This is a predicted structure of a 349-nucleotide part of an RNA (small-subunit ribosomal RNA, central domain) from gamma proteobacterium SCGC AAA168-P09. Its Rfam family is "Bacterial small subunit ribosomal RNA". Gene Ontology terms of the family: structural constituent of ribosome and ribosome. The source organism's lineage runs through Bacteria, Pseudomonadati, Pseudomonadota and Gammaproteobacteria.

[in-house]
Context: one part of a larger RNA
C1' cells in the first nucleotide's frame, strides 16, 4: 500500500460558514470523452506455459505453438456515467399566514440579600470550631430600628422544560436583530450534500490599556491540627472575579458518538404547532417538529445501542496503526507574554 477500524480498547477536528475538489432527483433528444464489441498494426529475441526433438536420464540445448492481460488507428453500439439540450417537481429555496422560546446586542429599571457609613436604643460580649485560638468589642461591638451609599447576582416560577452551530443563555421593561417550527396555497426549477486549504465564533484561567471593587477569593499573613502540615479547618486578604476596548484560542470544548440522506416492531411520558371526534371551555384520536424513559429484530468483545442507532445502506470530510521517549526536540507559522498549531528521531520494553 491493500485491508481493518474510530461510544468505553489507538482513533470524530470544540463549532459554524465556505473555495477547490468529490458526489448528486425525474424526463426528451443529440454527441460519443469514459464504457462495450470487432478489425488492422504493434507488443524484439531469450525467458515463463503447452506439444515435440537431441545429448544413456536430468539439468541443459533445440523446433513449433500459445501467451505477452498493453498501446495506437479505424469501424460499430448508445444501456449506464459524462457533455450539451427540451421539460418536470418528490430534494432545496422564496413569498404569504400563524406559533413558541434564559437565541444575540444596546439602553433603562425593580425588589430581596450582603457590606460599609451616619443616627437612635442597648450592654458585655461577639465571632468561629470537632474543640479552640488568631480576629472584632467599654474609643460601646454583636443584636435591633431608621436613613443613605456601593457593587455583584437575580430566590420562588424551574421542569431528563425551552433556545442556540458549538461555547453557552435565567428578575422586569423598551429598541435593534438572527434562527427554528407548523398549516396550506402560489412561485423558482436541482439552485443540492460534503468540504482539503481559507475564514469566523469559541467556557474558564491568563495578558494589555483605562475604569470599578459589595461579596467571594489564588498568592500572602496569622491561628489551629500534626511527628511535621509549605495542606485540609478558622481569622484576615492582594491579583482576579465585574465593565469598555484589544489579545489569547485552549478544556473530560463529552452524547468521550463528524455532516447529510434513505430504510427498519412497538409501548409510555413531555414541549411547540396542525387536523378531527365527542357526553365540549377538557378528554380522546391522529399528524408534523423537538426532547426523555423502556424495548423487538439487528449490531456489539462485553457493557450497552436500538426511528434522536452504536441496526441496514449511500456520498463527502477528519482521524488511528504496540507502550514509553512525546504531544516532547528541532524547524516553520501565530502570540505582548504565558504559550498555541504543525511535528519527529535516537534509545528502550
Nucleotide at each position: 500500500c491493500u485491508g481493518g477500524g474510530c461510544g468505553u480498547a489507538a482513533a470524530g477536528c470544540g463549532c459554524g460558514c465556505g473555495u477547490a475538489g468529490g458526489u448528486g432527483g425525474u424526463u426528451u433528444g443529440u454527441u460519443a470523452a469514459g464504457u462495450u464489441g470487432g478489425a488492422u498494426g504493434u507488443g524484439a529475441a531469450a525467458g515463463c506455459c503447452c506439444u515435440g526433438g537431441g545429448c544413456u536420464u536430468a539439468a541443459c540445448c533445440u523446433a513449433g505453438g500459445a501467451a505477452c492481460u498493453g498501446c495506437a488507428u479505424c469501424c460499430a453500439a448508445a444501456a449506464c456515467u459524462a457533455a450539451c439540450u427540451c421539460a418536470c417537481u418528490a430534494g432545496a429555496g422564496u413569498a404569504c399566514g400563524a406559533u413558541a422560546g434564559a437565541g444575540g446586542g444596546a439602553g433603562g429599571u425593580a425588589g430581596a440579600a450582603u457590606u460599609c457609613a451616619u443616627a437612635g436604643u442597648g450592654u458585655a460580649g461577639c465571632g468561629g470550631u470537632g474543640g479552640a485560638a488568631u480576629g472584632c468589642g467599654u474609643a460601646g461591638a454583636u443584636a435591633u430600628u431608621a436613613u443613605g451609599a456601593a457593587g455583584a447576582a437575580u430566590a420562588c416560577c424551574a421542569g431528563u422544560g425551552g433556545c442556540g452551530a458549538a461555547g453557552g443563555c435565567g428578575g422586569c421593561c423598551u429598541c435593534c436583530u438572527g434562527g427554528a417550527u407548523c398549516u396550506g396555497u402560489a412561485c423558482u426549477g436541482a439552485c443540492a450534500c460534503u468540504g482539503a486549504g481559507g475564514u469566523g465564533c469559541g467556557a474558564a484561567a491568563g495578558c494589555g490599556u483605562g475604569g470599578g471593587u459589595a461579596g467571594c477569593g489564588a498568592a500572602c499573613a496569622g491561628g489551629a491540627u500534626u511527628a511535621g502540615a509549605u495542606a485540609c479547618c478558622c481569622u484576615g486578604g492582594u491579583a482576579g472575579u465585574c465593565c469598555a476596548c484589544g489579545c489569547c484560542g485552549u478544556a473530560a470544548a463529552c452524547g468521550a458518538u463528524g455532516a447529510c440522506a434513505a430504510c427498519u416492531a412497538g409501548c409510555c411520558g413531555u414541549u411547540g404547532g396542525g387536523a378531527g371526534a365527542c357526553a365540549a371551555u377538557g378528554u380522546c384520536u391522529u399528524u408534523c417538529a423537538g426532547u426523555g424513559g423502556c424495548g423487538c429484530a439487528g449490531c456489539u468483545a462485553a457493557c450497552g445501542c436500538u426511528u434522536u442507532a452504536a441496526g441496514u445502506u449511500g456520498u463527502c470530510c477528519g482521524c488511528c496503526u504496540g507502550g514509553g521517549g512525546a504531544g516532547u526536540a528541532c524547524g516553520g507559522c501565530c502570540g505582548c507574554a504565558a504559550g498555541g498549531c504543525u511535528a519527529a528521531a535516537a534509545c528502550u520494553c